[in-house]
Context: one part of a larger RNA
């Protein structure tokens, strides 16, 4: 020099404490481990595995299993060689797949060939098969922690050291002042999207603001860009400005005036590395290994099994709650094989039907909350698994093993041991809606808005961290 200490001093983080909700108990939904099983494909494994890869397993997907084909092959390349077709079509057989039969059959020529197709033969082919301890690429973790270095000089036989360490001070190795160092560079921070104020440009959303008209009514119609908006420029915050503090510095504390104030909220953006971390099943690819199979096609079945075990979520146990009836308000998106209104039918899920809409125009489209009733504390008019029976819808096809819908059936649960999690503000908590995939399936996720708090004295103590320091039989 490191690293490591139940050494020591600074010092930070929802770490602890203060405080609100959870998980741990219940039923279910999802992942795992286990077993089972012909197979329950394969991988992820402390944090960093386990609603993860899967943004969607009926079939396909699909790698697994049984059983049935195929063998230059399902897909492509060159040579060589024979053919003029090969599909479709139809027939037998099968579960298909294929396996056999049959009908039909090319184009361009300078007639030599050429082109496209089959077939045959042969080179390659092909493998989600092995190795992430042979790699790339990407990714996760310390950690968005404040670190890691280099060049010259000087110190020291050397490893090495200084610089980076001290004195204030920040979120920051930020900055200032000191100093055998003087400077640089990755990182910090700005520079980039958003959100929050204002100005301006622009008007096929909005607006009766103004002004006419018109309706049971509605910006509905003439007009109109003022106001909201949308999306393109620009302003605007920079300790600038007062005041106390501090070394008259950095900087900190208050205070003005602004929409916003001390990095104004959020993102995005991840240093030098660590963890032989993670992926040879996204692709890529070295070596090994299958080659009438480890290739490849079908059909079915598994991946959904279930004594149990644990991790992530949903819905409750109820009156701040359940039911009934009224009635009110987002945004972020999507929508032509598609979004789908008014109308009718159905108790309802859906059906029948199509106006509009290639969308700032139409259309999916809100819940809790408000007001009015009911119920009165019970396993209940709480809670909804389970099971019965009848539907509806997508899809070739819902038996294994969709979703939803009606009636029936109504289990556990009366708030959860030991332990544990998340969260500092439009946050947590609670309410709904959107997307991705998707033919259909969302308790998941990945995003949107409505309502909307408590608390924080403080840093002794647990966790990880940063800097100096000191100990060591470690490296």
């Nucleotide at each position: 020099u490191g690293a490591c200490g139940g050494g020591g001093g600074c010092c930070c983080g929802c770490a602890c404490a203060a405080g609100c909700g959870g998980u741990g108990g219940a039923g279910c939904a999802u992942g795992u481990g286990g077993u089972u099983u012909a197979a329950u494909u394969c991988g992820a494994u402390g944090c960093a595995a386990c609603g993860c890869g899967c943004a969607g397993a009926a079939c396909c997907u699909u790698a697994c299993c049984u059983g049935g084909g195929c063998u230059u092959g399902a897909a492509c390349u060159g040579c060589a060689g024979u053919u003029g077709a090969c599909a479709c079509c139809c027939u037998g057989u099968g579960a298909a797949a294929g396996c056999a039969g049959g009908u039909c059959u090319c184009c361009c020529u300078c007639c030599g060939g050429g082109g496209c197709a089959a077939u045959u033969g042969u080179a390659g082919a092909g493998g989600u098969g092995c190795u992430g301890c042979a790699u790339g690429g990407c990714u996760g973790u310390c950690g968005u922690c404040a670190g890691c270095u280099c060049g010259u000089g000087u110190c020291g036989u050397g490893a090495g050291a200084u610089g980076u360490u001290g004195g204030g001070u920040u979120a920051a190795g930020u900055c200032c002042c000191g100093c055998a160092a003087c400077g640089a560079g990755c990182g910090c921070a700005a520079c980039c999207c958003u959100u929050a104020u204002c100005c301006u440009u622009a008007g096929u959303u909005g607006c009766c603001a103004u002004c006419a008209g018109g309706u049971a009514a509605u910006g509905c119609u003439g007009g109109g860009c003022a106001c909201u908006c949308u999306a393109g420029g620009g302003a605007g915050a920079c300790u600038g400005c007062c005041g106390a503090g501090g070394a008259u510095a950095a900087c900190u504390c208050g205070g003005a005036g602004g929409a916003a104030g001390g990095u104004g909220g959020g993102g995005a953006u991840g240093a030098c590395g660590u963890c032989a971390a993670g992926u040879c099943c996204u692709c890529a690819u070295g070596g090994c290994c299958c080659u009438u199979a480890c290739g490849u096609c079908c059909a079915g079945g598994g991946c959904u099994a279930c004594a149990c075990a644990c991790g992530u979520g949903c819905u409750a146990c109820a009156a701040u709650g359940g039911c009934c009836g009224g009635u009110a308000c987002a945004g972020u998106g999507g929508g032509c094989a598609g979004c789908a209104a008014u109308a009718c039918c159905g108790c309802g899920a859906g059906g029948u039907g199509g106006a509009g809409c290639u969308a700032a125009u139409c259309c999916c489209c809100a819940a809790a909350a408000c007001c009015g009733g009911u119920c009165u504390c019970a396993g209940u008019u709480c809670g909804a698994a389970u099971u019965g029976c009848a539907g509806u819808c997508u899809g070739c096809a819902a038996c294994u093993c969709g979703a939803c819908u009606g009636c029936a059936c109504g289990a556990a649960g009366u708030c959860g041991g030991a332990a544990u999690c998340g969260c500092u503000a439009g946050u947590a908590a609670u309410c709904g809606c959107u997307g991705a995939u998707c033919a259909g399936c969302a308790g998941g996720c990945a995003g949107c808005g409505g309502u909307g708090a408590a608390u924080a004295c403080g840093u002794u103590c647990c966790c990880g961290g940063g800097c100096c320091u000191u100990g060591u039989a470690c490296a």